A computed fold for a 423-nucleotide RNA from a Ktedonobacterales bacterium, annotated as Bacterial RNase P class A. The prediction has a mean pLDDT of 77. Its Rfam family is "Bacterial RNase P class A". From the family's description: Ribonuclease P (RNase P) is a ubiquitous endoribonuclease, found in archaea, bacteria and eukarya as well as chloroplasts and mitochondria. It is annotated as a ribozyme. It was read from a public genome assembly, where an Rfam model found it.
């Protein structure tokens, strides 16, 4: 120097002219109340309107809407199923599928990244094709034995084709995957058949909060793969959403439909009596039946069965005001912790619009790139400053907030890693 990782900051600075919005003070005017006054008039309260001045006003992602919540309501709200969600361990944190630290596995030559990471000995699937075979295995081939034939051979024999049998899975082929893998020894010819290293299981041991990790010991080595396949285990989960949701004015117009002429008890009226009872109204209370609401079913709990908690059909209101930002808040500093974060303490208040506000010129100045001479520094390779000149200064707008995740994108800093050069 060049490439690359990782990590951290900023989001142009200053003036000046005009221009914008919240709130908060002063002033002017209008409306409207209420008290004082004989009256004119003053006060004070709330709104509106101009005006003057102070303070403060978009982002690291305000974005995407992917996850967590916080708040509101349903609502007083509970079990089951069924359904989703996350999945190594061990901390953070209000929570999380987030982030820290770590174990194990993949990738890189390396700084570094990355992981949908529980269980296949609960069970059901699947492993197409090829290929001899994929939970089951012999196509080619190696060896031995018989027997046929051809050659040699003095013979014992040996070699070639080729047929039956036994033996085999080391070599060859298919394949994402083939009887743990690599050498040796053995052996008719091979096989963990026996060694050695090195996997994997299974037993002790020992280190670790653990997930794990080492180490010795065994030959146990077809109890393959596949759960971002069904599933099985753990662990968590109610639903809607700020258009949530309350208040205030004002205005309209309501209608039809459905499910009991169920039971029992107390009480009140009326009536008939045989004074023992019995009929019928209303009216409360339990029960049972139905309907209706609670994300899906159940039940369980609420509302109703002389009428709405429910369906259809139909009319007002599209007005104000509040939720609305003081917060798991933001910055320092001391301490704990490797760290994420926490704990004290001390300062600070940093938009709240509502068709939705912060703009517009204009002049230096910064800050980044090419281009061209010059000085200086350096043994060099290279650096550094000044001039002149031409260009660029991104990605992008809060709308109920906050914790994250992911995208978009201009510039700096600094540390590690690889290559080159040069002494």
């Nucleotide at each position: 120097c060049g490439a690359g990782u990782u990590g951290g900051c900023g989001a142009g600075g200053c003036a000046a002219u005009c221009g914008c919005g919240u709130c908060g003070c002063c002033c002017a005017c209008c409306g409207c109340g209420u008290c004082c006054u004989u009256g004119c008039g003053g006060a004070c309260a709330c709104g509106g309107u101009g005006g003057g001045u102070g303070c403060c006003g978009a982002g690291g992602a305000a974005a995407g809407u992917c996850c967590g919540a916080a708040c509101u309501c349903c609502a007083c709200a509970g079990a089951g199923c069924g359904g989703g969600a996350u999945g190594c361990u061990g901390g953070c944190u209000a929570a999380c599928g987030g982030c820290c630290a770590g174990u194990g596995g993949g990738g890189g030559c390396g700084a570094c990244c990355c992981c949908a990471a529980g269980g296949a000995a609960a069970g059901u699937g699947c492993c197409a094709c090829a290929g001899a075979a994929a939970c089951a295995u012999a196509c080619c081939g190696c060896u031995c034995g018989c027997c046929g034939u051809c050659a040699g051979g003095u013979g014992a024999c040996u070699g070639g084709c080729g047929g039956c049998g036994a033996g085999u899975a080391a070599g060859g082929g298919u394949g994402a995957a083939a009887u743990g893998g690599u050498g040796a020894g053995g052996u008719a010819a091979g096989a963990g058949c026996u060694c050695a290293c090195c996997g994997g299981c299974a037993g002790c041991c020992g280190g670790g909060u653990g997930a794990c990790c080492g180490g010795c010991u065994g030959g146990c080595c077809g109890c393959g793969g596949u759960a971002a396949a069904c599933c099985c285990c753990a662990u968590c989960c109610g639903g809607a959403g700020c258009a949530a949701g309350g208040c205030c004015a004002g205005a309209c117009a309501g209608g039809a439909g459905c499910a009991g002429u169920g039971g029992c008890g107390a009480c009140g009226c009326c009536g008939g009596c045989a004074c023992g009872c019995u009929g019928g109204c209303g009216c409360c209370g339990c029960c049972c039946a139905c309907g209706g609401g609670u994300g899906g079913c159940u039940c369980g709990c609420c509302c109703g069965u002389c009428c709405a908690c429910c369906u259809c059909c139909g009319g007002g209101u599209u007005g104000g005001c509040c939720g609305c930002a003081c917060g798991a808040g933001a910055c320092g500093a001391c301490g704990g912790g490797c760290a994420a974060c926490c704990g004290c303490c001390g300062u600070c208040c940093c938009a709240g619009a509502g068709a939705g506000a912060u703009g517009a010129u204009u002049g230096c100045c910064g800050c980044c790139c090419a281009g061209u001479g010059c000085g200086c520094c350096g043994c060099g390779a290279g650096g550094c400053g000044a001039g002149c000149c031409g260009g660029g200064c991104a990605c992008a707008g809060a709308a109920u907030u906050c914790g994250g995740c992911u995208u978009a994108u201009c510039g700096c800093c600094a540390a590690c890693u690889c290559g080159g050069a040069c002494c």